About this RNA:
The RNA shown here (transfer RNA) has 74 nucleotides and comes from a Candidatus Nomurabacteria bacterium.
[in-house]
RNA sequence: GGGCGGCUAGCUCAGCUGGUUAGAGCGCGUCACUGAUAAUGACGAGGUCAGGAGUUCAAGUCUCUUGCCGCCCA
Numbered sequence: 001g002g003g004c005g006g007c008u009a010g011c012u013c014a015g016c017u018g019g020u021u022a023g024a025g026c027g028c029g030u031c032a033c034u035g036a037u038a039a040u041g042a043c044g045a046g047g048u049c050a051g052g053a054g055u056u057c058a059a060g061u062c063u064c065u066u067g068c069c070g071c072c073c074a
Stems, first nucleotide, its partner, number of pairs: 001073007010026004019057001028044005050066005
């Protein structure tokens, strides 16, 4: 230098062929339960979907571009 893949909650990850409110597990907070913990249950907080632009009535999803990480080729 060229090619491919990835980037979504604190962590690990789903999210199909663009369409109802962006989700799960773990973690965190409150409450219940307990003599008290743990476990369990209920409720809740937490996201500029890596940044920017474009297409579209509508973008996490498609296109372009930038950045970062990984793999391959040279």
The sequence was found in a public genome assembly. It matches the Rfam family "tRNA". The family's RNA type in Rfam is transfer RNA. About the family: Transfer RNA (tRNA) molecules are approximately 80 nucleotides in length.